[in-house]
Large-subunit ribosomal RNA, domain IV from a metagenome, 310 nucleotides, folded computationally. Model confidence (mean pLDDT): 81 of 100. The full RNA is in RNAcentral, with records from SILVA. Rfam family: Bacterial large subunit ribosomal RNA.
Context: one part of a larger RNA
């Protein structure tokens, strides 16, 4: 110098992205304890005092050692005389909750969850393993069941849109594979014309076509959004001026409801008004031209505990 510990005058976060990391707190007794609330909680809330040692004395209880209260005395920097041993409190944001997780850089707002829906699936059940007419789980169960998907506790609420994509159903009509297959055409050639080149040529076999049949699928024709998904512009208008309840017109399947909104979503932007500071890009409460919120891709509240963050 560094480590890894002890103590500090005066100040007390002026450090720093941030009180990181130290420090305070403490086990037991006593008093006492909001605001909110799912009444269980919050709560050990929060904030106070106490303590060691003797005592003839009072009271109480006693298993007759003795303990506990009450008036007193005494000693010491210091009396839970050392160690083990919560710092609190206030708002705002996620997620309800205990659990879980990237063994080895992330413990979380990521999973899971109890609940809520929606599909399937009648039993040799769906589904899933599987060389498979086998066997097995499912299950020695039977729709209050099992599977497969989305959402995550309670309360509360979940709007419009089947045009497009799926998906379920329908089967008239169109399209349409191999297959069938009436029938067309060449190819061959016994034979026949012919002097002669070379012409026709049954039937068999062979080659191409092929009316017509002919199944799902697709077209079509409905249903369905807690299926994937979506949820408009432009112009005028109210007796100061702003604003626009109202009017008009274009397009759409339909034009975003309740709600919450500078949000973990807001570029602009340190938007603007309040609040806290001497001063506040954070933060907290409004507002609402929402670049580009929004309803189980789930809305929005709210208690409790934890965690991480301002």
């Nucleotide at each position: 110098c560094a480590g890894u510990c002890g103590u500090g005058a005066a100040g007390g976060a002026a450090c720093u992205a941030g009180g990181c990391a130290a420090a305070u707190u403490a086990a037991c007794c006593c008093c006492g304890u909001a605001a909110g609330u799912u009444a269980g909680c919050g709560a050990u809330a929060a904030g106070g005092g106490g303590g060691c040692c003797c005592u003839c004395c009072u009271c109480g209880c006693u298993u007759c050692g003795g303990c506990g209260a009450g008036a007193g005395g005494g000693c010491g920097c210091a009396g839970a005389g050392a160690a083990a041993a919560g710092g609190c409190u206030c708002u705002g944001g996620g997620a309800a909750c205990u659990g879980u997780u990237u063994a080895u850089c992330a413990a979380a707002a990521g999973c899971a969850c109890a609940g809520g829906a929606c599909u399937g699936u009648g039993c040799c059940a769906a589904c899933u393993c599987u060389u498979a007419u086998a066997g097995a789980g499912g299950a020695a169960g039977u729709a209050u069941a099992c599977a497969g998907u989305c959402u995550g506790a309670c309360g509360c609420g979940u709007g419009c849109u089947c045009g497009a994509u799926g998906c379920u159903g329908g089967a008239a009509u169109g399209u349409c594979a191999a297959g069938g297959a009436a029938g067309c055409a060449g190819g061959u050639c016994a034979g026949c014309c012919g002097c002669a080149a070379g012409g026709c040529g049954a039937a068999g076999c062979u080659u191409g076509c092929g009316a017509c049949u002919u199944a799902a699928g697709c077209a079509c024709c409905a249903g369905u959004c807690a299926a994937u998904g979506g949820c408009g512009g432009c112009c005028g208008u109210a007796a100061c001026u702003c604003u626009g309840a109202c009017g008009g017109u274009c397009c759409u399947a339909a034009g975003g409801u309740a709600g919450c909104g500078a949000a973990g979503u807001u570029c602009c932007u340190u938007g603007u008004c309040g609040g806290g500071u001497a001063a506040g890009u954070u933060c907290c409460g409004a507002c609402g031209c929402g670049c580009a919120u929004g309803a189980a891709u789930c809305a929005a509240a709210a208690a409790a505990a934890a965690a991480a963050a301002a």